[in-house]
Annotation
The prediction has a mean pLDDT of 81. Transfer RNA from Parcubacteria group bacterium CG2_30_36_18, 73 nucleotides, folded computationally. Taxonomically the source falls in Bacteria candidate phyla (Bacteria). Rfam family: tRNA. The family's RNA type in Rfam is transfer RNA. RNAcentral records the identical sequence in 3 taxa.
RNA sequence: GCCUGAGUAGCUCAGCGGUAGAGCAACUGUUUUGUAAACAGUAGGUCGCUCGGUUCAAAUCCGGCCUCAGGCU
Numbered sequence: 001g002c003c004u005g006a007g008u009a010g011c012u013c014a015g016c017g018g019u020a021g022a023g024c025a026a027c028u029g030u031u032u033u034g035u036a037a038a039c040a041g042u043a044g045g046u047c048g049c050u051c052g053g054u055u056c057a058a059a060u061c062c063g064g065c066c067u068c069a070g071g072c073u
Base pairs, nucleotide, nucleotide: 001072002071003070004069005068006067007066010024011023012022013021018056026042027041028040029039030038048065049064051063052062053061
């Protein structure tokens, strides 16, 4: 330099055009002598980019850039 994949909540990931979700973690409550467990609930992200395009509508499709992983030379 070129090719491929990935980037979404604190962490691990789903969502493949139509209001962003789950598990774990956090917080509150119930229960318990107390803790843990269990159960119920709450909060937390304008989806890598203060970039552009397509579309009535983009996390999702296209282009550019950045970061990470792998490969080729």